RNA sequence: GCCCCCGUGGCGCAGUGGUCAACGCGGCGGACUUCUAAUCCGAGGAGCGAGAGUUCGAAUCUCUCCGGGGGCG
Numbered sequence: 001g002c003c004c005c006c007g008u009g010g011c012g013c014a015g016u017g018g019u020c021a022a023c024g025c026g027g028c029g030g031a032c033u034u035c036u037a038a039u040c041c042g043a044g045g046a047g048c049g050a051g052a053g054u055u056c057g058a059a060u061c062u063c064u065c066c067g068g069g070g071g072c073g
Base pairs, nucleotide, nucleotide: 001072002071003070004069005068006067007066010025011024012023018056028042029041030040031039049065050064051063052062053061
């Protein structure tokens, strides 16, 4: 330098144009327990790396850039 993949709550991830984004772990509150752990219940927490474009509508499609990983030279 060229090519490919990824970027979504604190962490791991789902979503593949149409209900203001699902789930697990963690954290928080509660129940249980002598206490802790385990288990169970509950309430929260992200507008999707940044910008622009297409569209009635974008996490999703297009372009540029940023960051991470891999391959080739």